[in-house]
RNA sequence: AGAGUUUGAUCCUGGCUCAGAUUGAACGCUGGCGGCAUGCUUUACACAUGCAAGUCGAACGGCAGCACGGGUGCUUGCACCUGGUGGCGAGUGGCGAACGGGUGAGUAAUAUAUCGGAACGUACCCGGCAAUGGGGGAUAACGUAGCGAAAGUUACGCUAAUACCGCAUAUGCCCUGAGGGGGAAAGCGGGGGAUCGAAAGACCUCGCGUUGUCGGAGCGGCCGAUGUCGGAUUAGCUAGUUGGUGAGGUAAAGGCUCACCAAGGCGACGAUCCGUAGCUGGUCUGAGAGGAUGAUCAGCCACACUGGAACUGAGACACGGUCCAGACUCCUACGGGAGGCAGCAGUGGGGAAUAUUGGACAAUGGGCGCAAGCCUGAUCCAGCCAUACCGCGUGGGGGAUGAAGCAUUUCGGUGUGUAAACCCCUUUCGACCGGGAAGAAUGCCUCGCAAGAGGAGUGACGGUACCGGUAUAAGAAGCCCCGGCUAACUACGUGCCAGCAGCCGCGGUAAGACGUAGGGGGCCAGCGUUGUUCGGAAUUACUGGGUGUAAAGGGUUCGUAGGCGGUGUGGCAAGUCGGGAGUGAAAUCUAUGGGCUUAACCCAUAGGCUGCUUCCGAAACUGCUGUGCUUGAGUGUGGGAGAGGCGCGUGGAAUUGCAGGUGUAGCGGUGAAAUGCGUAGAUAUCUGCAGGAACACCCGUGGCGAAAGCGGCGCGCUGGACCACAACUGACGCUGAGGAACGAAAGCUAGGGGAGCAAACAGGAUUAGAUACCCUGGUAGUCCUAGCCCUAAACGAUGGAUGCUUGGUGUGAUGGGUACCCAAUCCCAUCGUGCCGGAGCUAACGCGUUAAGCAUCCCGCCUGGGGAGUACGGUCGCAAGGCUGAAACUCAAAGGAAUUGGCGGGGGUCCGCACAAGCGGUGGAGCAUGUGGUUUAAUUCGAUGAUACGCGAGGAACCUUACCUGGGCUAGAAUGCUAGUUGACCGAGGGUGAAAGCUCUCUUUGUAGCAAUACACAACUAGUAAGGUGCUGCAUGGCUGUCGUCAGCUCGUGCCGUGAGGUGUUGGGUUAAGUCCCGCAACGAGCGCAACCCCCAUCACUAGUUGCCAUCAGGUAACGCUGGGAACUCUAGUGAAACUGCCGUCGUAAGACGUGAGGAAGGAGGGGAUGAUGUCAAGUCAUCAUGGCCUUUAUGCCCAGGGCUACACACGUGCUACAAUGGGGCGUACAAAGGGCUGCCACUUAGCGAUAAGGAGCCAAUCCCAAAAAACGCCUCUCAGUUCAGAUUGGAGUCUGCAACUCGACUCCAUGAAGCUGGAAUCGCUAGUAAUCGUAUAUCAGCAAUGAUACGGUGAAUACGUUCCCGGACCUUGCACACACCGCCCGUCAAGCCAUGGAAGCUGGGUGUACCUAAAGUCGGUAACCGCAAGGAGCCGCCUAGGGUAAAACUAGUAACUGGGGCUAAGUCGUAACAAGGUAUCC
Repeated sequence: AGAGUUUGAUCCUGGCUCAGAUUGAACGCUGGCGGCAUGCUUUACACAUGCAAGUCGAACGGCAGCACGGGUGCUUGCACCUGGUGGCGAGUGGCGAACGGGUGAGUAAUAUAUCGGAACGUACCCGGCAAUGGGGGAUAACGUAGCGAAAGUUACGCUAAUACCGCAUAUGCCCUGAGGGGGAAAGCGGGGGAUCGAAAGACCUCGCGUUGUCGGAGCGGCCGAUGUCGGAUUAGCUAGUUGGUGAGGUAAAGGCUCACCAAGGCGACGAUCCGUAGCUGGUCUGAGAGGAUGAUCAGCCACACUGGAACUGAGACACGGUCCAGACUCCUACGGGAGGCAGCAGUGGGGAAUAUUGGACAAUGGGCGCAAGCCUGAUCCAGCCAUACCGCGUGGGGGAUGAAGCAUUUCGGUGUGUAAACCCCUUUCGACCGGGAAGAAUGCCUCGCAAGAGGAGUGACGGUACCGGUAUAAGAAGCCCCGGCUAACUACGUGCCAGCAGCCGCGGUAAGACGUAGGGGGCCAGCGUUGUUCGGAAUUACUGGGUGUAAAGGGUUCGUAGGCGGUGUGGCAAGUCGGGAGUGAAAUCUAUGGGCUUAACCCAUAGGCUGCUUCCGAAACUGCUGUGCUUGAGUGUGGGAGAGGCGCGUGGAAUUGCAGGUGUAGCGGUGAAAUGCGUAGAUAUCUGCAGGAACACCCGUGGCGAAAGCGGCGCGCUGGACCACAACUGACGCUGAGGAACGAAAGCUAGGGGAGCAAACAGGAUUAGAUACCCUGGUAGUCCUAGCCCUAAACGAUGGAUGCUUGGUGUGAUGGGUACCCAAUCCCAUCGUGCCGGAGCUAACGCGUUAAGCAUCCCGCCUGGGGAGUACGGUCGCAAGGCUGAAACUCAAAGGAAUUGGCGGGGGUCCGCACAAGCGGUGGAGCAUGUGGUUUAAUUCGAUGAUACGCGAGGAACCUUACCUGGGCUAGAAUGCUAGUUGACCGAGGGUGAAAGCUCUCUUUGUAGCAAUACACAACUAGUAAGGUGCUGCAUGGCUGUCGUCAGCUCGUGCCGUGAGGUGUUGGGUUAAGUCCCGCAACGAGCGCAACCCCCAUCACUAGUUGCCAUCAGGUAACGCUGGGAACUCUAGUGAAACUGCCGUCGUAAGACGUGAGGAAGGAGGGGAUGAUGUCAAGUCAUCAUGGCCUUUAUGCCCAGGGCUACACACGUGCUACAAUGGGGCGUACAAAGGGCUGCCACUUAGCGAUAAGGAGCCAAUCCCAAAAAACGCCUCUCAGUUCAGAUUGGAGUCUGCAACUCGACUCCAUGAAGCUGGAAUCGCUAGUAAUCGUAUAUCAGCAAUGAUACGGUGAAUACGUUCCCGGACCUUGCACACACCGCCCGUCAAGCCAUGGAAGCUGGGUGUACCUAAAGUCGGUAACCGCAAGGAGCCGCCUAGGGUAAAACUAGUAACUGGGGCUAAGUCGUAACAAGGUAUCC
């Protein structure tokens, strides 16, 4: 210090989440030791038991119990007596009990913090002064007698005091009318010379007390200022209320209380009300400013079962006191009583959760006491808990065969891992043994006048800390994590299941994300999770944010409070600044030093505590005040401009209606129609009249107005701005919370008006529907008057004011200059209104002197999306509704700008047999073939829009074959290796069987060696190893299809941009082409295009058999048949040739054009091969290869038979036809390219024929297949289901093959179906092409071939052109799409879940008001009763806790029913939005 997450990617806005620290914590797993600290945050819930406040005999009367002494009786160890002593229960009295300890309910100010103040009190303590004289009467205890269960209590009687009451005295004290008046006390103890006394004692002295008073210290009471949470959906509150006078009351000021008088007081600087809360020092966090918090420690406050009240006292309205009321608990003899753990322990309950019914007063402190001492759950210690912090340990060194095990593996290895074992060493902590503290000195006793000296003791913790010794590596490691953030990876299991998850997100068969294991990372006696707070978050922004489009400028103006405010000068000193002083408790914090072995912890010193107060000073700035100034602002004078406003008049055009004329069949309307109007006369046209509304042209990014808004013309009234002048005032200003006014359209109320238009409504169309878009009608309304409403995408999505900051160019108004007769022109100034642009700003787009720039002032508003501008409340409104304005819940996004694509029923340019122009088909028929479907035991599998369907298959009768049925085999049908057994191997035959197989018999006995044995071979057995056309083409390689032979796809460097990215590749031309040229912040390059390769077309050269034959010769019935020839054709090798090269026109060029020339060929000569980056998770695991999974007496292998050939039907691709451009018959021509030895087969013979039987040649430029066919010539048929067409069926055959039944082809005879040119629709083709004709080959025993692949023969028509359909390319535009339009997405309905609003009511809570009643108690009053009296009892009055009643308001819970909202893989209906979203969208 940041990171993850919105997107295909980017920048920004913005939320969510994480990493840090923290904790009085809890939970899960685990757990060795010590130090130190903390430990009911919840029910201020209820409490059993014990303890927590007593002490003093030196205040007192005394003596229940104990001890000692004494006495008596005597049984010599018992009983009784005895306050004599130590002491002491109970009692009187004093002091304390108001401290200490607990808790945080209440309290938003009677509190607290800080700083001040005046009208007070104060026991004990300190100091000063003055006293302490003399009397009196009671009363507890006790005794006696009662009552009661108890608690307790009554009567009578006795008694003491430092208890109580007077008298005296009064330095000081209090009151006062200044004369005077009033007011006190208590004694006790130690010691003692003289004197007195019977004694006690008096007396003296010391000590402790007591009284009065003045001071002090500390403590406390009271008052003021300032600070101290949230809510305005709480805006008004207040009658003792605010003040005065007087009185009362208090320790004390005061409405604190009362009487009277006045009518005030508080509040937007937030009163009142509601909710929440003890406050502070501090604590946690943070760089700080802040934010959160207020456990432990310390200060203050409040409370003590709940509420009220007083008494006592120096102090209380009192935690362990009293009285009353209430709730609860307990005891009871039912009459009545008792109690208060928020003290320490402890119990129950609540809760996620918080400890021992411990020890000691040794220390510190407190109470009492002269003291000893007693008391002290304050305190000091111990116990429990890893609750936090801190420290230590669980060993250290060596040790490679890198052991075993485990995990993984490509099977080689690798990891765990020096880790272990093993060797050497050490012993902290723990265990045991021995020693053993500090914390302790006061006080006490003795001596002493004193200072002081001496002496005897005191430790809960604790036999603890600590020290020494003994033995042994011995007793001591876990938890979380490993997809990214975030350090750390593999295997197996699982298969959108189980599960994980802080966010993003993992899991649907190869999961580093689930579970387990191995390994690794982090921390470590802990680790993780959950919760809390701050941080990160500049995400509430004071430090330190924003508001054109992301959330956010109020619709506009005026103006109150408030905030801010020009210039000179004098004064003041509130702010401000400087200095001094006081305070800011201690602890905490920081620094330094010190003490525990270290640290945590503790101690000391210093700093700090950023604050408040006070005094002195300064006077620049702000402020206040006095006095000036003119530039801000305003006034005045003179002008012109303007749809500025209001009112009253007035005008013409047009629409419509009415009346009349002319006139006849339509009009109107639409994409097309229809509804509608019209023969009762429309539309059209002419004339006249009526009525309402709006004002064409002028009209203009022109004008005016605050905005909304304002448009014929005239008149009246009226507001504002601007220009010129510089006369006047002298800061009079700016902004503006509340407030007031204005405020389009629609809407509302009342009354008018109503021509046109037109929600609703009606009809007609459209449509699947059409409650719409279109059409015909049509009412509110639109208009006027008066009054409401108060909202708009009320927009420049840009608040107002002022100043400053480069420019260019229009336009409106005015003035000046130039010019001048005027106008026009040009220049300048001010105000307004536009465009373009610089700096600067901005996320970008853009803004840019009319700022979104640079600054100042003031106001409004924003803080993730949805829920929601909704609900509730309030307020305004006649209503509609407006203003104000949440929460629960839910999501991880929502959003802005820009980028690249893709898309559009957006635009522009261009291409293609894409359309058009043509030719021929398909779709109809029959058949062939493939597919779907159906069927089946099986009809094996794959291919499925284009890009599957005569496709894999270029040959399914068996085989193929993968399928089905049945029969068999199990290391298996095939291969290698090792070990063992057997013995050749091979061969022949039998049984059984459908075959495979099973089984039997015969024959045979290798080579070397004497043999054992070895070698070779074969079979069998065992083991390694097999097999699978089983799954996954969505795990893959390879191959292939398609866009597409379309012209595209990229890179390097540079430049532009924050960036994605752009540029280059766009533009202007041109091309078949990103082909080339020109231009250009680009310059180059690569893959594609083209060319290089092959075939064909021309020529040349070379070569000349099997091909050829011109010339020469020979020969035949005929033939290159023969000699020969090398010319031609041909064969097959090498070359040449074509480049817009030449000419002309156009053009800058590239290039285009031309019946151009030449040429075999002309502008790519024709054809082929060649397929960029990529797309379709395209196809193929069944060609092959291959990961993973599955199978192993089967999903493998062998065999027989069947099936792949089924058949109501549907589709694709073809063949043959429907005929005369034809069919049939006879005759006669002309190819190319292939194939051939398990072959092609001449020729002969037989057969009508398929073929058969013979049989030459040929391993082929030699022989054969082989006849080419259409064509041509002649004859016939004459338009018909035919002499067309050939399906189907019957019969007879041939051939192949082990075998033609399922299921072959061919032949012959017979049969002779549909079909007469094919609906919607649709396919191919631009030249040697289409069409048409035949030929060959692969596969192959044969063949379902009409298929496929090649070959040649004959040989057309048409293209104006690019509007449209389809596909494609480039540029541009919009986009809410990016899985990319087969996209996205909205609303109702249906289903489930969740939270929430309303609601007849029901239940609870706190508070206020009014009335009734009223305990205890203070105060006041008081005749009867008591007392000698003081006084008391009783009674009365006021106030009052509590209780009751009443009507309202507030708040919480709940509720039949009901409203919308949110969420939820695959529900329904439509298609609203995003593209011109198919009617532009939105307010």
Overview
A computed fold for a 1483-nucleotide RNA from an uncultured bacterium, annotated as small-subunit ribosomal RNA. The coordinates come from a structure-prediction model, not an experiment, and the mean pLDDT is 85.